RNA sequence: UUGUUAAAAAGGCAAACCCAUCGAAAGAUGGCGACGCAAAGUUACCGGUCUAAAGGAGCAUGCUCAUACGACAGCGGAACCGCCAGU
Numbered sequence: 001u002u003g004u005u006a007a008a009a010a011g012g013c014a015a016a017c018c019c020a021u022c023g024a025a026a027g028a029u030g031g032c033g034a035c036g037c038a039a040a041g042u043u044a045c046c047g048g049u050c051u052a053a054a055g056g057a058g059c060a061u062g063c064u065c066a067u068a069c070g071a072c073a074g075c076g077g078a079a080c081c082g083c084c085a086g087u
Stems, first nucleotide, its partner, number of pairs: 004086002012037002018031005035074001041080003045077003048072003056065004
């Protein structure tokens, strides 16, 4: 430096529910709380998934359909950074 992670040590992150705020929503932020995670650290580059305000189309005239410039890193891949121990 690279790869690996059986047993350790020091720890780390924080799902759902609930509360508050922002948002049309998905969701995000903060608090509570732990389902779990060896990258559940960071990044929307690729695939995938979610939402559909505005605009568009339809017509049953206020509903339906498709759609991201919105969102998800705790969906997968990829990129970058990274603790300890042993080989």
The RNA shown here (c-di-GMP-I riboswitch aptamer) has 87 nucleotides and comes from Methylotenera sp. UBA6020. The prediction has a mean pLDDT of 83. The sequence was found by an Rfam model in a public genome assembly. The organism belongs to Methylotenera, within Bacteria.